[in-house]
Predicted 3D model of an 88-nucleotide RNA (c-di-GMP-I riboswitch aptamer) from Firmicutes bacterium UBA5435. NCBI's taxonomy places the organism under Bacteria, Bacillati, Bacillota. Model confidence (mean pLDDT): 83 of 100.
Order: sequence, then C1' cells, then structure tokens
RNA sequence: UUACGUCAAAGGUAAAUCCACUGAAAGAUGGAGACACAAAGCCUACAGGCCUAAGGUCUUUAAUGACUAUGGCGGCUGGGUUGCCAAA
Repeated sequence: UUACGUCAAAGGUAAAUCCACUGAAAGAUGGAGACACAAAGCCUACAGGCCUAAGGUCUUUAAUGACUAUGGCGGCUGGGUUGCCAAA
C1' cells in the first nucleotide's frame, strides 16, 4: 500500500412511528425517535428488480377498469467510486 473483516477504540448514519411541509401518488425534506447498518457515504446519464400512474392510450352509456415512466426506492441487488480503525 492492497485485500480481508470486527476481539477492540474513536466515532458515524438513522428504520418504524409522530409532527410540520411538499407532491397526483409512490415518495422527498426538516424536527423528535432508534429498528438496524462495516460503507445503511456518494452515483440510476451503468444495469436489473420493486413502488406509483399525473399525463397519454384502450375499455365503459357513464362510473369504473387495464396498460404505460418521463416520477420514485442507494435501508432491494449487482456494479462504479471515496473513506475510519486495532489485531491477524
């Protein structure tokens, strides 16, 4: 230095839920709160998967329903990239 990963040390992030706010929704943001996490740091203009359906298309007398991402999830997985630390 690189890889591995946790007997340690110093720390870090923040699930569900509640409140506020925003959005058509999924969800995002802020505060409280901790389920968990060795990358649960960052990237979707690198992929797959999942969620939503405003708009659009089809259907229906109508109501309704179905399909669809340009919307979203990095705490779904792979991948890329950056990084703390003791022992072996």